[in-house]
The RNA shown here (transfer RNA) has 72 nucleotides and comes from an Akkermansiaceae bacterium.
The sequence was found in a public genome assembly.
Its Rfam family is "tRNA". Rfam classes the family as a transfer RNA.

RNA sequence: GGCAGUAUAGCUCAGUGGUAGAGUAGGGGACUCAUAAGCCCUUGGUCGGUGGUUCGAGCCCACCUACUGCCA
Numbered sequence: 001g002g003c004a005g006u007a008u009a010g011c012u013c014a015g016u017g018g019u020a021g022a023g024u025a026g027g028g029g030a031c032u033c034a035u036a037a038g039c040c041c042u043u044g045g046u047c048g049g050u051g052g053u054u055c056g057a058g059c060c061c062a063c064c065u066a067c068u069g070c071c072a
Base pairs, nucleotide, nucleotide: 001071002070003069004068005067006066007065010024011023012022013021018055026042027041028040029039048064049063050062051061052060
């Protein structure tokens, strides 16, 4: 330099155009002599950025940024 992939909650990841979710972590409750485990409830997101398409974009398109891989 060329090509491809990834970017969503603190972390690991779902989400094939129509209300953004799970596990885990955090907070609270109940249980226990007490702790842990398990149980119940709950907080938490400008979906990497800027534009575009669309009635409607996490999802489709273009560019940019960061990281990873392959080729040279």
Description: Its mean pLDDT, the model's own confidence on a scale to 100, is 84.